[in-house]
This record gives sequence, C1' cells and structure tokens, in this order.
RNA sequence: CCGAUCACAGUGGAAGAGUUCGCCCCACCGUUCGGGGCGGCGCCGACGGAGCAACCGCCCCGGAAACUCUCAGGCACCCAGGACCGCUGCGCAGGU
Repeated sequence: CCGAUCACAGUGGAAGAGUUCGCCCCACCGUUCGGGGCGGCGCCGACGGAGCAACCGCCCCGGAAACUCUCAGGCACCCAGGACCGCUGCGCAGGU
C1' cells in the first nucleotide's frame, strides 16, 4: 500500500397483507368524520421463533434457507419496524 471473508458503526433504498365488523372511552358535538383500547372473522412474511431439508462437518452428534408453519409480530395514508442490497469508516486472515 492492497485487502477476500466476517463483525461493528454511520448512511441511503427496501415488500406483503382489512380504510373489515361489533363494543367501550376521549375529542368534536345536530349528525357524520377523527384518535385510543378490547374482542371476532379474514389475511401477510423480509424482524424474532419453530419445523423439514439440499448441503457441510463428523466418534456421539452438530451446523444449516429467502422453503414450510404463523406462537409472537404485522395488515388505508403517515409514523415505527424491516431480511436483503449499495456507499463510507473501522478491526482482522493474508499478500506486495
């Protein structure tokens, strides 16, 4: 000086599925609309969790998905979250 891979930090992008029904509360207040909570039915998978497995290691056995299941979570817009991807910084095996 370069620096695969991996980890961390910052930053940007980032999907899906109910403006569903009923009850209660708050505000507004003639009514409607709005916000929150609870319950029912329906739905979503790309946080988490669980299951099978290609495959890998292997003494016992273990590690394993974006597949599968939805326990949790989520389902107008906004907000939040978000696997994964890009950029920057940094640490490291190693190389020159």